[in-house]
RNA sequence: GUUUGACAAAGGCACACCUGUCGAAAGACAGCGUCGCAAAACUUCCGGUCUAAGGGGUAAACCUAAGACAGCGGGGUUACCAAC
Numbered sequence: 001g002u003u004u005g006a007c008a009a010a011g012g013c014a015c016a017c018c019u020g021u022c023g024a025a026a027g028a029c030a031g032c033g034u035c036g037c038a039a040a041a042c043u044u045c046c047g048g049u050c051u052a053a054g055g056g057g058u059a060a061a062c063c064u065a066a067g068a069c070a071g072c073g074g075g076g077u078u079a080c081c082a083a084c
Base pairs, nucleotide, nucleotide: 003083004082005081012037013036018031019030020029021028022027035071041077042076043075045074046073047072048069049068050067054064055063056062
C1' cells in the first nucleotide's frame, strides 16, 4: 500500500416501540432501546423510494421537490481492529 473479514480482541454505530421538541407531511433531533451493521462514518453525483405545504387543476381525483431517506442500491471521500 492493496486485498480480505472470524463465533478473536479494542472499541464504535443503533431498527422498531415509547417519551419530549421541531415539521404541513415524509421525516429530523434528544433520551430510552438493542433489530441489526465491517463502513449502519461523511457526501444527493446517478438511479430508486417517501411526503405534497406551496404551485398546477373549477374542484374531488390527480400531477409536481425547492422537502426527506446515506439503515434502498451504485459512485465518490475518509477511517478502527485483525489476517494475508
The prediction has a mean pLDDT of 85. Predicted 3D model of an 84-nucleotide RNA (c-di-GMP-I riboswitch aptamer) from a Woeseiaceae bacterium. The sequence was found by an Rfam model in a public genome assembly. Its Rfam family is "c-di-GMP-I riboswitch aptamer". About the family: GEMM was predicted in a large-scale screen for bacterial structured RNA regulatory elements.